[in-house]
The RNA shown here (Bacterial RNase P class A) has 351 nucleotides and comes from Fibrobacter sp. The sequence was found by an Rfam model in a public genome assembly. The organism belongs to Fibrobacter, within Bacteria.
RNA sequence: AAGGGGCGAUGGAUGGUCGCUGUUUCGGCAGAGGAAAGUCCGGGCACCGCAGAGCAAAAUGCUGGCUAACGGCCAGGUUCAGCAAUGGACGGAAAGUGCCGCAGAAAAUAUACCGCCGUACUCGUUUCGGUAAGGGUGAAAUGGUGAGGUAAGAGCUCACCGCGCUUUUGGUGACAAGAGUGGCAGGGUAAACCCCAUUUGGUGCAAGACCAAGAAGAAGCUCGCCUUUGGCGCCAGCGGCUCGUUGGUUUGAGUUUCGGGUAGGUCGCUUGAGGUGUUUGGCAACAAACAUCCCAGAUAGAUGAUCAUCACCGCAAGGUACAGAACCCGGCUUAUAGUCGCCCCUUAUUU
Numbered sequence: 001a002a003g004g005g006g007c008g009a010u011g012g013a014u015g016g017u018c019g020c021u022g023u024u025u026c027g028g029c030a031g032a033g034g035a036a037a038g039u040c041c042g043g044g045c046a047c048c049g050c051a052g053a054g055c056a057a058a059a060u061g062c063u064g065g066c067u068a069a070c071g072g073c074c075a076g077g078u079u080c081a082g083c084a085a086u087g088g089a090c091g092g093a094a095a096g097u098g099c100c101g102c103a104g105a106a107a108a109u110a111u112a113c114c115g116c117c118g119u120a121c122u123c124g125u126u127u128c129g130g131u132a133a134g135g136g137u138g139a140a141a142u143g144g145u146g147a148g149g150u151a152a153g154a155g156c157u158c159a160c161c162g163c164g165c166u167u168u169u170g171g172u173g174a175c176a177a178g179a180g181u182g183g184c185a186g187g188g189u190a191a192a193c194c195c196c197a198u199u200u201g202g203u204g205c206a207a208g209a210c211c212a213a214g215a216a217g218a219a220g221c222u223c224g225c226c227u228u229u230g231g232c233g234c235c236a237g238c239g240g241c242u243c244g245u246u247g248g249u250u251u252g253a254g255u256u257u258c259g260g261g262u263a264g265g266u267c268g269c270u271u272g273a274g275g276u277g278u279u280u281g282g283c284a285a286c287a288a289a290c291a292u293c294c295c296a297g298a299u300a301g302a303u304g305a306u307c308a309u310c311a312c313c314g315c316a317a318g319g320u321a322c323a324g325a326a327c328c329c330g331g332c333u334u335a336u337a338g339u340c341g342c343c344c345c346u347u348a349u350u351u
Base pairs, nucleotide, nucleotide: 001347002346003345004344005343006342007341008340009339010338012310013309014308015307016306017305018304020031021030022029023028033322037333038332040331041330042329043328044327045204046203047202048201052243053242054241055240057200058199059198060197061196062076063075064074065073066072077090078089079088080087081086091195092194096193097192098189099188100187113135114134115131116130117129118128120126121124143161144160145159146158147157148156162184163182164181165180166179167178168177169176170175208267209266210265211264217258218257219256220255221254222253223252224232225231226230233249234248235247236246237245238244274293275292276291277290278289279288280287281286311320312319313318
């Protein structure tokens, strides 16, 4: 200097004038993001008449840690890609079932198209037997390489590797490094069914609570038995089903039809698993202690307009991305003009 990998910041600032919303001690103070987006996960909170057990269903899936929790984050392990920095993947195929088209002899209860070797004879596109080392087809052909052996071959034998079983050392663990033994079950696929482990009430701020108003309610259907503080049955609730349980059972519950009123106001609503700084512990994610700060709460929906100067890009004219809170928080994913910073890898050159 060039190319690449990873992490982060900003994406407008200041002043004046006018305007809007909240709050106020009436002096003033505060006011749209890193994603507010998607509604994909996890919760806080509220309600469901006590919310339990099992089955079903769904979700997650290497190991350890963090967290309120998670499908998140941090660290590590094995493996794949890359020269590397780095990035991706992750339970089980020996519990069982299914699938692997076409091609090919054959894709599993494996088998022989070409070929190799041997025998017989009618001596050549012949017959019989052996073979799976060589070739072909295919994504994949049934352990691999080498040597010996054989009529030719084959774990037939041997060495090493692979695989199974037993085990030693290190590690919390995933795993790593070895030792012994056995000729040894042909592979792939589980975002195919399935098996294993862990987890899971439901509905959601249009949740829910309170106040005010309300001419006007009417007509039906079902509710049994034994017995009287009750039991069985029935109805309703507890996400689906079963058990169990709670409430009610004619002043009650459930349900159908017709008609009327209300659509208003207040709360929930922003002080939090909160932000910032320092110290300690930890590789880190993060945790604890101390100090300090209050940082939008609208409700037809506020958070703006204008002037001037500056910032960045551009020769200039001019331009400055993605994009707006609606109960709140922790994550993930997606969008993002331009500018800047830090760390790391490779190549070339110079010292």

It matches the Rfam family "Bacterial RNase P class A". The family's RNA type in Rfam is ribozyme.